Description
Predicted 3D model of a 94-nucleotide RNA (c-di-GMP-I riboswitch aptamer) from Acidovorax sp. CF316. It matches the Rfam family "c-di-GMP-I riboswitch aptamer". Rfam describes the family as follows. GEMM was predicted in a large-scale screen for bacterial structured RNA regulatory elements. Gene Ontology term of the family: cyclic-di-GMP binding. RNAcentral records the identical sequence in 2 taxa. The organism belongs to Acidovorax, within Bacteria.

RNA sequence: GCCGCACAAAGGCACACCCGUACGAAAGUCGGGGUCGCAAAGCUUCCGGUCUGAGACCUCGUGCGCGAGGGGGUAUGGCAGCGGGGCCGCUGAU
Numbered sequence: 001g002c003c004g005c006a007c008a009a010a011g012g013c014a015c016a017c018c019c020g021u022a023c024g025a026a027a028g029u030c031g032g033g034g035u036c037g038c039a040a041a042g043c044u045u046c047c048g049g050u051c052u053g054a055g056a057c058c059u060c061g062u063g064c065g066c067g068a069g070g071g072g073g074u075a076u077g078g079c080a081g082c083g084g085g086g087c088c089g090c091u092g093a094u
Stems, first nucleotide, its partner, number of pairs: 012038002017033004022029002036081001042087003046084003049079003055074001057072004
């Protein structure tokens, strides 16, 4: 140095929840606290799943048109702590 490997040590991350005159239409994210858990709970939406539905579209109502409003499916928005794939990586007993 390589393989391999733990009920070790050090260090790391941080669910729920709380706080914020932070961002967002929302889902959610960010910051502070918190600590359920995590050996990739580091990074990445390529695949599946899932959450949301702003915009556009369809539709309802109207004699017609426009606007406001109701309904519908829709991701170009999220979730990497839902699973798979890809990339990178700390310690190192016997």